[in-house]
């Protein structure tokens, strides 16, 4: 890189160096020097491992292991139905994309 699954409206520091960009992407709309981005340290959450119980899939538990996360619902719409409203919006369901975990190529 690609496929296969599975989850998302819950949570998580006024710390430390660091010094300007970030929020995938297009629009927009935010966050930022009362410090963005990286890193250390804290911390959250418990998918995978683990452990107890029960059995083919389930229910707790702990967090010393592999991740992963710590502005806004995946920040919000991009594509299609449908409903209601009319000048072009709003609403609900779906679907693309993105993200992350476990599996396979």
């Nucleotide at each position: 890189c690609u496929c296969u699954u599975a989850u998302a409206a819950a949570g998580a520091g006024a710390g430390g160096c660091u010094g300007a960009g970030g929020g995938a992407a297009g629009u927009g709309c935010c966050c930022u020097a009362u410090g963005a981005u990286g890193c250390c340290c804290g911390g959250c959450a418990a998918c995978c491992g683990u452990c107890a119980c029960a059995u083919u899939u389930g229910u707790g538990a702990a967090a010393u292991g592999g991740u992963g996360c710590c502005a806004a619902a995946u920040c919000a719409c991009u594509c299609a139905a449908a409903g209601u409203a009319u000048u072009u919006a709003c609403u609900u369901u779906g679907a693309a994309a993105g993200a992350u975990g476990a599996g396979a190529g």

SAM riboswitch aptamer (S box leader) from Paenisporosarcina indica, 105 nucleotides, folded computationally.
The coordinates come from a structure-prediction model, not an experiment, and the mean pLDDT is 82.
Its Rfam family is "SAM riboswitch aptamer (S box leader)". Gene Ontology term of the family: regulation of gene expression.
Lineage of the source: Bacteria > Bacillati > Bacillota > Caryophanaceae > Paenisporosarcina.
It was read from a public genome assembly, where an Rfam model found it.